The RNA shown here (transfer RNA) has 73 nucleotides and comes from a Thermoplasmatales archaeon. Rfam family: tRNA. Rfam classes the family as a transfer RNA. Model confidence (mean pLDDT): 81 of 100. RNAcentral records the identical sequence in 2 taxa. The sequence is in RNAcentral, with records from ENA.

[in-house]
């Protein structure tokens, strides 16, 4: 330098161009249960790497950045 793949709540991750207040676990708060922990239950919190284009309408298409893995020179 070129090619491919990826960036989504603190953490891992799902998401046909509209149905959505972005989806499951976890973590974290509260409350219920429990003689206590603890497990379960339920209820909250919490994100779409950035910057343009195209659209009536983008996390999702399309171009350029950064950042992470892989190749190939």
């Nucleotide at each position: 330098g070129c090619c491919c793949c990826g960036g989504u709540a603190g953490u891992g991750u799902a998401g046909u161009g509209g149905c959505c207040u972005a989806u499951c676990a976890u973590a974290c708060g509260g409350g219920c249960c429990u003689g206590u922990c603890g497990a379960g239950c339920c209820c909250g919190u919490g994100a779409c790497c950035c910057g343009g284009a195209u659209u009536c309408g983008a996390a999702u298409u399309c171009c350029g950045g950064c950042c992470g893995g892989g190749g190939c020179g």